About this RNA
The part of an RNA shown here (large-subunit ribosomal RNA, domain II) has 683 nucleotides and comes from a Patescibacteria group bacterium. The RNAcentral record of the full RNA draws on ENA. Model confidence (mean pLDDT): 82 of 100.
Context: one part of a larger RNA
RNA sequence: ACCGGUGAGUUAUUGAUUGCAGCAUAGUUUAAGCAAGCAAAACUUGUGUAGACGAAGUGAAAGCGUGGCCUAAUCGGCCGUUAGUUGCAGUCAUUAGACCCGAAACCGGGUGAGCUAACCUUGGGCAGGGCGAAUCCCGUCGAAAGACAGGAGAAGGCCCGAACCCGUAUCUGUAGCAAUAGGUUGGGAUGACCUGAGGUUAGGGGCAAUAUGCCAAACGAACCCGGAGAUAGCUGGUUCUCCCCGAAAUAUAUUUAGGUAUAGCGUUUUGAUUAGCGCCCAGAGGUAGAGCACUGAAUGGUUCGCGGCGAGGCAACUUGUCGUAACCAAUCAAACUCCGAAUGCUGGGAAUGCAUUGUCAAGAUAGUCAGACAUGUCGGGCUAAGCUGAUGUGUCGAGAGGGAAACAGCCCAGACUCUCAUCUAAGGUCUCUAAAUAAAGGCUAAGUUUUGAACGAAGUCAAGUUUCAUAGACAACCAGGAAGUUGGCUUAGAAGCAGCCAUCUUUUAAAGAUAGCGUAACAGCUCACUGGAGGAUGAUACUUGGCGCGAAAAAUUUAUCGAGGAUUAAGUCUUUUACCGAAGAUAGAGAUCCCGAUUUAUCGGGAUAGUAGGGGAGCGUUCUGUUUGUAGUGAAGCCGUGUUGUAAGACAUGGUGGAAUGGACAGAAGUGAGAAUGCCGGU
Numbered sequence: 001a002c003c004g005g006u007g008a009g010u011u012a013u014u015g016a017u018u019g020c021a022g023c024a025u026a027g028u029u030u031a032a033g034c035a036a037g038c039a040a041a042a043c044u045u046g047u048g049u050a051g052a053c054g055a056a057g058u059g060a061a062a063g064c065g066u067g068g069c070c071u072a073a074u075c076g077g078c079c080g081u082u083a084g085u086u087g088c089a090g091u092c093a094u095u096a097g098a099c100c101c102g103a104a105a106c107c108g109g110g111u112g113a114g115c116u117a118a119c120c121u122u123g124g125g126c127a128g129g130g131c132g133a134a135u136c137c138c139g140u141c142g143a144a145a146g147a148c149a150g151g152a153g154a155a156g157g158c159c160c161g162a163a164c165c166c167g168u169a170u171c172u173g174u175a176g177c178a179a180u181a182g183g184u185u186g187g188g189a190u191g192a193c194c195u196g197a198g199g200u201u202a203g204g205g206g207c208a209a210u211a212u213g214c215c216a217a218a219c220g221a222a223c224c225c226g227g228a229g230a231u232a233g234c235u236g237g238u239u240c241u242c243c244c245c246g247a248a249a250u251a252u253a254u255u256u257a258g259g260u261a262u263a264g265c266g267u268u269u270u271g272a273u274u275a276g277c278g279c280c281c282a283g284a285g286g287u288a289g290a291g292c293a294c295u296g297a298a299u300g301g302u303u304c305g306c307g308g309c310g311a312g313g314c315a316a317c318u319u320g321u322c323g324u325a326a327c328c329a330a331u332c333a334a335a336c337u338c339c340g341a342a343u344g345c346u347g348g349g350a351a352u353g354c355a356u357u358g359u360c361a362a363g364a365u366a367g368u369c370a371g372a373c374a375u376g377u378c379g380g381g382c383u384a385a386g387c388u389g390a391u392g393u394g395u396c397g398a399g400a401g402g403g404a405a406a407c408a409g410c411c412c413a414g415a416c417u418c419u420c421a422u423c424u425a426a427g428g429u430c431u432c433u434a435a436a437u438a439a440a441g442g443c444u445a446a447g448u449u450u451u452g453a454a455c456g457a458a459g460u461c462a463a464g465u466u467u468c469a470u471a472g473a474c475a476a477c478c479a480g481g482a483a484g485u486u487g488g489c490u491u492a493g494a495a496g497c498a499g500c501c502a503u504c505u506u507u508u509a510a511a512g513a514u515a516g517c518g519u520a521a522c523a524g525c526u527c528a529c530u531g532g533a534g535g536a537u538g539a540u541a542c543u544u545g546g547c548g549c550g551a552a553a554a555a556u557u558u559a560u561c562g563a564g565g566a567u568u569a570a571g572u573c574u575u576u577u578a579c580c581g582a583a584g585a586u587a588g589a590g591a592u593c594c595c596g597a598u599u600u601a602u603c604g605g606g607a608u609a610g611u612a613g614g615g616g617a618g619c620g621u622u623c624u625g626u627u628u629g630u631a632g633u634g635a636a637g638c639c640g641u642g643u644u645g646u647a648a649g650a651c652a653u654g655g656u657g658g659a660a661u662g663g664a665c666a667g668a669a670g671u672g673a674g675a676a677u678g679c680c681g682g683u
Stems, first nucleotide, its partner, number of pairs: 001683006011096002014093010027053003033047005057064002067079004099237002102234001106227006117201009126191001128160003131156001135152003139148003164188003169184004203219001205215003212221001240618006250263005264368002266365008276354002279349005289339001290337002295333003299329005305324008371396010401412003416590004421586003427580003430564003436577001438576006449566001455550002459547007467539002477532004482506003487501003512527001515526003591608008619672001621669010637656008
């Protein structure tokens, strides 16, 4: 891992409620016990009227009583004015382990020091080599203390290094040789040394040269058994079928926030109602907008307003500046309003447009309290977030199908079943790929299409405006572009062109006391301006709109059209006609449920996605009772095949097998397996 087996709402108690049954013209019912039957403590029948519920209520009570209480008294208010009871079954609750498995822990009684820690008693072990303390002897020197030399000596938590003990570094090993090892290397090795045997200390404890270390391979409190099925607002799991309905992720409270209670929303039973949606009419309101009349904010101006501080003046007064007020002009506001919608909300009405729609009451019974995205309007945030909060709507959640390449929340559309029928929606029609290489008219040249802004640009198309133009425009070409004069000043110089001032006149077709380059200063080259040549449905400057261009950089591989590929399109804009396209609609057949008709088996209409969850109807397994069958001419079981039922399933038959086993009607449950890192076994 697979296969097989096993594996989870049970039983009792006391209540509530629903269904069925017995009895009931106020009743219903026994409990323990006893007796009989029987092999029986089981079970059945009988007996047993103790007790319970009910037939009367009401008041705190005395009490009164179909009435009672409240009160001094009620016109009044509250509670009442006759159907129950027993049993069985279903559901829910209570108390019990209470659907099953699961802690870490707590407590009690015991078992452990053959591992390890410390200690006690008694034994054992330490190759070899080195260093050479104290002390002693002798000699020399010395007055002595003593010093020096030689010899003997043997100390030491001394040195090197085997056994022995340890475990420093590294490699191997890592399902190993080994649940801590092996190789190399290393530390101690006469000592606080190592070690055998026998003993002592025990868990709220011991031992500990303290490491929270050790106490039998996991010790911040050992192990075993018991309390014990501890508790688990937590995680996981919870077994056959079909049919009907179908949520919530909110409010309030909570030592509450992943729990729970009540309400909201679901289901179901009984009863009541036609209220519901749409249409018409009428209301209340202070939002959007707008406004400045109030409350505030805020800009400019005016006044000889008022006040403060200056300046001038003998004073009157004039003037500067600041604050405040008024006025004028133009503004702003969720907590401003002289105003003020649309929706929504409330009430009323008509009629038949739609509707198995909506609401209420009483009872039973749930789940839900983590929501998500999209979109409208807002708060927070950065007018950030696949962010966060509110409110309205939609979808997902609990919704399949078609489209968006793929894609819970987007677009279309709500799947009872079947059909090799038809029509459409969104979206599409060159090929992959079903359907137009459709039609008409434009645009785009960027593969734009097939992401992206400010900003930039003689891209291109369209519309419009300005000015000039056959008395010749615009561009290019040819020619001129002069004189007074080198204007005056300044300056070394300043001659159109460093700088300052002025900027006239003449000749002209035209030509600035010069727009630029240039020179040391001149010179030189252009420009403005003029003429010539040539001959335009033209040129010049600008505005707006359409489609394009740049701005535009990322890491495995093109990689931002799904791909191929596409350029008067297979891009894009406007218009048109076909077609494709879904579980939508239609057509035909069938199933279940509901409503309505007739009228009792038909017809008509409608409905049938679904998680949590509620309700209904069934299938199958084991055993029991009654009854009726099958079987060595082959039971059950197992392996196939066929038929049949909406399904769980049922039946027939072939083989195998070799002795039991079905149907009907009732009853009782150890009653259905794929999941629980389930449990047991096999491979």